[in-house]
A computed fold for a 92-nucleotide RNA from an Actinomycetes bacterium, annotated as SAM riboswitch aptamer (S box leader). NCBI's taxonomy places the organism under Bacteria, Bacillati, Actinomycetota, Actinomycetes.
RNA sequence: GCGUCAUCAAGAGCGACUGAGGGACGGGCCCGCAGACGUCGCGACAACCAGUCGGCCAUGCCGACCAGGUGCCAAAGCCCGAACGAUGAAAG
Numbered sequence: 001g002c003g004u005c006a007u008c009a010a011g012a013g014c015g016a017c018u019g020a021g022g023g024a025c026g027g028g029c030c031c032g033c034a035g036a037c038g039u040c041g042c043g044a045c046a047a048c049c050a051g052u053c054g055g056c057c058a059u060g061c062c063g064a065c066c067a068g069g070u071g072c073c074a075a076a077g078c079c080c081g082a083a084c085g086a087u088g089a090a091a092g
Stems, first nucleotide, its partner, number of pairs: 007086002013042005021031003025081004043073001045071001048069002051065006077084001
């Protein structure tokens, strides 16, 4: 340099602490002192990675099981825009 390369309309909340902002960005719209956001504990959801088993067009793909490592538990990633954000081993 070229090529390939998976998710984000499903799902799942209580308690304690704290105390004014938060939903990434712009515009909207919404959440929030009847305590949001955040942190911690417990619980739940899901099944990306790992693991086990099976099948096959077989150095991988698909399916089943499990729940060890992540993730996640307002709103379609809240909507639109821009082409960015999040997660992940890997993302325009």